[in-house]
Context: one part of a larger RNA
RNA sequence: UGACGGGGGCUCACACAAGCGGUGGAGCAUGUGGCUUAAUUCGAGGCAACGCGAAGAACCUUAUCCCAGACUUGACAUGUAUGGAUUAGCAAUGUGAAAGCAUUGUGACGCCUUCGGGUGGAACAUACACAGGUGCUGCAUGGUUGUCGUCAGCUCGUGCCUUGAGGUGUUCGGUUAAGUCCGUUAACGAGCGCAACCCAUGUCUUUAGUUAUUAUGUCUAAAGAGACUGCCUUGGUUAACAAGGAGGAAGGUGUGGAUGACGUCAAAUCAGCAUGGCUUUUACGUCUGGGGCUACACACAUGAUACAAUGGUAUAUACAAAGAGCAGCGAUACAGUAAUGUGGAGCGAAUCUCAAAAAUAUAUCUCAGUCCGGAUUGAGGUCUGCAACUCGACCUCAUGAAGUUGGAAUUGCUAGUAAUCGUGAAUCAGAUAUGUCACGGUGAAUAUGUUCCUGGGUCUUGUACU
Numbered sequence: 001u002g003a004c005g006g007g008g009g010c011u012c013a014c015a016c017a018a019g020c021g022g023u024g025g026a027g028c029a030u031g032u033g034g035c036u037u038a039a040u041u042c043g044a045g046g047c048a049a050c051g052c053g054a055a056g057a058a059c060c061u062u063a064u065c066c067c068a069g070a071c072u073u074g075a076c077a078u079g080u081a082u083g084g085a086u087u088a089g090c091a092a093u094g095u096g097a098a099a100g101c102a103u104u105g106u107g108a109c110g111c112c113u114u115c116g117g118g119u120g121g122a123a124c125a126u127a128c129a130c131a132g133g134u135g136c137u138g139c140a141u142g143g144u145u146g147u148c149g150u151c152a153g154c155u156c157g158u159g160c161c162u163u164g165a166g167g168u169g170u171u172c173g174g175u176u177a178a179g180u181c182c183g184u185u186a187a188c189g190a191g192c193g194c195a196a197c198c199c200a201u202g203u204c205u206u207u208a209g210u211u212a213u214u215a216u217g218u219c220u221a222a223a224g225a226g227a228c229u230g231c232c233u234u235g236g237u238u239a240a241c242a243a244g245g246a247g248g249a250a251g252g253u254g255u256g257g258a259u260g261a262c263g264u265c266a267a268a269u270c271a272g273c274a275u276g277g278c279u280u281u282u283a284c285g286u287c288u289g290g291g292g293c294u295a296c297a298c299a300c301a302u303g304a305u306a307c308a309a310u311g312g313u314a315u316a317u318a319c320a321a322a323g324a325g326c327a328g329c330g331a332u333a334c335a336g337u338a339a340u341g342u343g344g345a346g347c348g349a350a351u352c353u354c355a356a357a358a359a360u361a362u363a364u365c366u367c368a369g370u371c372c373g374g375a376u377u378g379a380g381g382u383c384u385g386c387a388a389c390u391c392g393a394c395c396u397c398a399u400g401a402a403g404u405u406g407g408a409a410u411u412g413c414u415a416g417u418a419a420u421c422g423u424g425a426a427u428c429a430g431a432u433a434u435g436u437c438a439c440g441g442u443g444a445a446u447a448u449g450u451u452c453c454u455g456g457g458u459c460u461u462g463u464a465c466u
Base pairs, nucleotide, nucleotide: 002465003463004462005461007460008459009458010457011456012455013454015450016449019413020412021411022410023409026305028303029302030301031300032299033298034296042053043052065291066290067289068288069287070286071285074130078129079128080127081126082125083124089106090105091104092103093102094101095100109120110119111118112117132280133279135278136277137276141274142273143269144268145267146265148263153192154191155190156189157188158187159168160167161166172183173182174181198257199256200255201254203225204224205223206222207221208220209219228251231245232244233243234242235241307406311365312364313363314362315361316360323354324353325352328347329346333342334341335340372403377398378397379396380395381394382393383392419442420441421440422439423438424437425436
């Protein structure tokens, strides 16, 4: 100087408290451990692994994960040498699960040409350099990322102090969300961070507008205005600033996002990619068929569904936003109890389509393991796709399990938030999505406190550590 302390002071944060809703109990979904297996590929491991890589495991994906069958200059790239003029391509046959292996037919291009042929590119065959490796090492690395933490810190130049390591500045008094600002001051300045600049949103004005509107407006999309403690009062050191007020759509960072300092964890990733070294080369490479990644005594994590009357069921009926659409979205209509089918209007979309639910009204159920709850199982279907057995989703009928609010413990959230209700998208043939990322509808309670728990910052103090 740091680090540490069941030392101290100050201080911040959904950290606690005050509230609201959950998890932990049930069955189910997904991930993980374990066990099992021919194989259950690999990685991730307190917070910061475990609905994570995976924004899609039936084949493919897929991975030396297993079984089996094949290939060996190779599935892919570049080059060298030689070869023949057929080869390449196309078609067919045999064998086979396919890949492959064997065989047959047909037969292309440019230039020159005496029409015999010659030559060249590409391609093929052989040989050789080499290709190839999701093989190992993230403790050899680049790049990227997580985390402390959007916490307020981390440093430098010159000067000054010290034998020196180093200190000072950065401390102190106030103040702030902030090393934010003011004052003091052997320091004076500066840099990376903070803030601002950027995007969205809320108000107004102007302009323009078809596909929106009968029309205007809402709307759409471009340019501006607006908020700066600017004004007033009080407090304060005449300061920074704080409290209150006016006006205002908005008030003291308006709200939300993007933005992540020096560094920490030899943190994560050689399986995104790149890459040193090592290793492999008739295999640890490549192709194919099938299986596995979906197993199941059990344990954990994250979710969705419930246990009901603030509800279930039936009928009627209203209101969004943000998206997507041509190998696509697919209307009206018709058939079917339904999934869906037939058919194909319109739309490369502010035009057409996908396309709301909770809410509201009426009726019924009357506290029951029930008209709650829907697991599980049986039967019959629909759809996608070469193919739904292992192992898809959906529909109908039947079946109707646990579950009556959950121990110790534990988690999220401060406002259009929590809670609750649906909607969309990416990936995608289909789908295991109850996931993820977005969108709107309805819409609370509580906190004006910092004793305690947890984590962070700062000053100080102790130390057998540095």
RNAcentral holds the full RNA, with entries from ENA. A computed fold for a 466-nucleotide part of an RNA from an uncultured prokaryote, annotated as small-subunit ribosomal RNA, 3' major domain. Rfam family: Bacterial small subunit ribosomal RNA. Its family is annotated with ribosome and structural constituent of ribosome in the Gene Ontology. Its mean pLDDT, the model's own confidence on a scale to 100, is 80.